RNA sequence: UUCUAUCUUCGGGGCAGGGUGAAAUUCCCGACCGACGGUGAUGAAUGCAUUAGCAUUCUUAGUCCGUGACCCGCAUCGUAUGCUACGUUGUGGUUGACCUGGUGAAACUCCGGGACCGACAGUAAAGUCUGGAUGGGAGAAGAUAACU
Repeated sequence: UUCUAUCUUCGGGGCAGGGUGAAAUUCCCGACCGACGGUGAUGAAUGCAUUAGCAUUCUUAGUCCGUGACCCGCAUCGUAUGCUACGUUGUGGUUGACCUGGUGAAACUCCGGGACCGACAGUAAAGUCUGGAUGGGAGAAGAUAACU
């Protein structure tokens, strides 16, 4: 340094102001938000060169490539008021949204402009409220052990 095992901790943000109405943070005007890994021409630092540049580290996408929560199926084991329901574990599936102008060798990632998207249940129809959830989780950091 890499890999493996075990353990610990961490691991999601957001309707201001107004209209209608008996009732809406759900409708209408308007406001606000952007999980995780990767890629990446952003930005910064350091070193070499000191003309061009090169290397390393940190950092840079809601709409690119993937992942996760929710939901559905199958298997599995368990429980019960037992043939159904609930839960455990594993596995498979479903799951949203970008154009345009500029620069340039190269941009759906930079800069300008304009758009668009957001599980389920509840309720006056919800990305933002309440709830399942003091849950789960992609993953991040660290510790220990063993091996190379």
This is a predicted structure of a 148-nucleotide RNA (FMN riboswitch aptamer (RFN element)) from Aquibacillus salsiterrae. Rfam family: FMN riboswitch aptamer (RFN element). About the family: The RFN element is a highly conserved domain that is found frequently in the 5'-untranslated regions of prokaryotic mRNAs that encode for flavin mononucleotide (FMN) biosynthesis and transport proteins. The sequence is in RNAcentral, with records from Rfam. Taxonomically the source falls in Aquibacillus (Bacteria, Bacillota, Caryophanales, Bacillaceae).